[in-house]
RNA sequence: CGAGUAAACAAGGCAGUCGCGGAAAGAAACCGCAAGGUUCUUUUCGAGGAAAGUCCGAGCUCCGCAGGGCAGGGUGCUGGGUAACGCCCAGUGAGGGUGACCUUAAGGCCAGUGCCACAGAAAAAAUACCGCCCGGCACUCAGUGACGAGAAUAUAAGUCAAGAUGUUUUAUGUUUUGGUUAUUGGGUGUCGGGUAAGGGUGCAACGGUGCGGUAAAAGCGCACCAGAAACCGGGAGACCGGUUUGCUAGGUAAACCCCACCCGGAGCAAAACCAAAUAGAGGGAGGACGAGGUUGCCCGCCGACUCCCCGGGUUAGGUUGCUUGAGGUACCAGGCAACUGGUAUCCGAGAUAGAUGACUGCUACUUUCCUGAAUCUAUAAAAUUUGGGUAAGACAGAACUCGGCUUAUUAGUUUGCUCGGUCC
Numbered sequence: 001c002g003a004g005u006a007a008a009c010a011a012g013g014c015a016g017u018c019g020c021g022g023a024a025a026g027a028a029a030c031c032g033c034a035a036g037g038u039u040c041u042u043u044u045c046g047a048g049g050a051a052a053g054u055c056c057g058a059g060c061u062c063c064g065c066a067g068g069g070c071a072g073g074g075u076g077c078u079g080g081g082u083a084a085c086g087c088c089c090a091g092u093g094a095g096g097g098u099g100a101c102c103u104u105a106a107g108g109c110c111a112g113u114g115c116c117a118c119a120g121a122a123a124a125a126a127u128a129c130c131g132c133c134c135g136g137c138a139c140u141c142a143g144u145g146a147c148g149a150g151a152a153u154a155u156a157a158g159u160c161a162a163g164a165u166g167u168u169u170u171a172u173g174u175u176u177u178g179g180u181u182a183u184u185g186g187g188u189g190u191c192g193g194g195u196a197a198g199g200g201u202g203c204a205a206c207g208g209u210g211c212g213g214u215a216a217a218a219g220c221g222c223a224c225c226a227g228a229a230a231c232c233g234g235g236a237g238a239c240c241g242g243u244u245u246g247c248u249a250g251g252u253a254a255a256c257c258c259c260a261c262c263c264g265g266a267g268c269a270a271a272a273c274c275a276a277a278u279a280g281a282g283g284g285a286g287g288a289c290g291a292g293g294u295u296g297c298c299c300g301c302c303g304a305c306u307c308c309c310c311g312g313g314u315u316a317g318g319u320u321g322c323u324u325g326a327g328g329u330a331c332c333a334g335g336c337a338a339c340u341g342g343u344a345u346c347c348g349a350g351a352u353a354g355a356u357g358a359c360u361g362c363u364a365c366u367u368u369c370c371u372g373a374a375u376c377u378a379u380a381a382a383a384u385u386u387g388g389g390u391a392a393g394a395c396a397g398a399a400c401u402c403g404g405c406u407u408a409u410u411a412g413u414u415u416g417c418u419c420g421g422u423c424c
Stems, first nucleotide, its partner, number of pairs: 001420009010410001012363007020046007028039004048395001052406002055404005060267004067299004072263005077091005092106001093104004107258002112256002114252003129199002131195017149177010160166001207225006226248002228245007271320004280310001282309005292302002327346008365393003369389007
C1' cells in the first nucleotide's frame, strides 16, 4: 500500500421566519342536557437503527377449576445467562476457508414401519451378469507309445519267361498314408461344486490400501488406516487421548415414528369508568335425562339460562388504559464472556381522521464532472495531495410496552486481527 475478516459509532451542524402536538404554571372567557371539552400567555419537550416483517418470547388485561388426561404444537450437542425464548455467551463435534474467521435442521435407524426411480445378478442378513478354479460327460486337435493294415523304393534269394531296363513270391532296411487302443496337453459345449479377489451397473454393493497365502479366493493371516466394543486416563459435561480385540449386516428421521424437556385461551379493536337514550304481553328451538362456562375431545367442578329470527335505543359521546420502566447514563466490584450486584444521577413523543412540518441563509463530509497548481516522472500518462466551480446525497415514520431474530440501506467514520506486495 492492497485484499479480507470481526466489532463499535453516526445518520449532518448553526441561525432565522411561519405553522402543528404534549407537559408545567397563570389568566379569564366560551361550547355542551351531561360526562366533559376548547382558546390565550410564558417556559419546555417532540420518530428509528431498523420505527419495517408480525417470526418468537414476555409484561399487562379479561375469562374463573385456568384441576387432570388425550389430541395438538414447539425445541433438540454440553454448560452458563435471562422475566422468558426458537435468543445471547463460552465450549465440543462436523463442514468450508491459506488464514483471521464463518456455517450448523448437532438426540435415536440394533423399538417398529416405510423409501432408495432408472440401471444392475442383487439395494440390506439383499446377491451371481461377465468371469476365475476343480471335477464328470460328449466332440475335436496335436504329441508320444503299442497293435495291425496299405503303398513306394533299395538290396538279397527264389520262380516264370521270350528279348529288354521285365513279372512274381519271401526277408530285411528306409520313407510315407491312414485305422484301433493307451496316455499327455489344448480347444468347444454341457452338467455339478467352490468363489465374490478381477470386470460391469449405480449416489451408494457385507470396511479401505498393500503383502502373504490359496485349486481359485476371502480379515484367512499380517502391516497401516477408518468404524465398533471393552478397559484406563483427562474434563462439571458434550467430548478428547491411550491400550487391547480381526468384532466389521448401507443411506435416509428438514420420512412416519421413538425419547427428553416445554406449552390454558383470547388479545390494547384487551379491558375499566362516566354521561345520554330505549320497546319487547314478539316468534321459534334446546335446557336439572344438565343449557352454558375463551381452540378440539373426555373426566372432574360450578351451575340456569343459551342460541336463531323479527323489532326498538345508543353508535364519529367523554375519560382512563397511554408511558416511571425486567428504564437510561456514569463509576466501582464479580465473571473469559453473555450478564449480575452496588453507588450516584436523569425523566427525553404520547397522537386519535391521527402531531413532530414548510421556507431561507451560512456551513461540514462523501461522490460524479470541469478546471488550476504541487509531488513523482521522460517535458507524458497513471497515481497521490491541494484550490475553485457544478450536480447529487441511502433504507425509511411511533399507535400499549419491552427482550430478541430476520429483512432493507450509506462507495460514512474508527479500532483489532489475517493474508499478500514493497521499502528500511